[in-house]
RNA sequence: ACGGGUGUAGCUCAGUUGGUAGAGCAUCGGUCUCCAAAACCGAGUGUCGGGCGUUCGAGUCGCUCCUCCCGUGCCA
Numbered sequence: 001a002c003g004g005g006u007g008u009a010g011c012u013c014a015g016u017u018g019g020u021a022g023a024g025c026a027u028c029g030g031u032c033u034c035c036a037a038a039a040c041c042g043a044g045u046g047u048c049g050g051g052c053g054u055u056c057g058a059g060u061c062g063c064u065c066c067u068c069c070c071g072u073g074c075c076a
Stems, first nucleotide, its partner, number of pairs: 001072005007066001010025004019056001027043005049065005
């Protein structure tokens, strides 16, 4: 440089045909306890990598830039 893939909650990941963004773990609050743990109850904490576009409506479609991973190649 070219080709392919990836990016969504603190972490690991779902998200259907474009139609209200979710789960587990972690975290926080509460119940319980002398205290703590465990258990149970409750809480999502998010510019969906950035920007632009299409659309009544975009995590999802198009363009562009960026991150990381894989492959091929170039220079030294």
Molecule: transfer RNA
Organism: Bacteroidales bacterium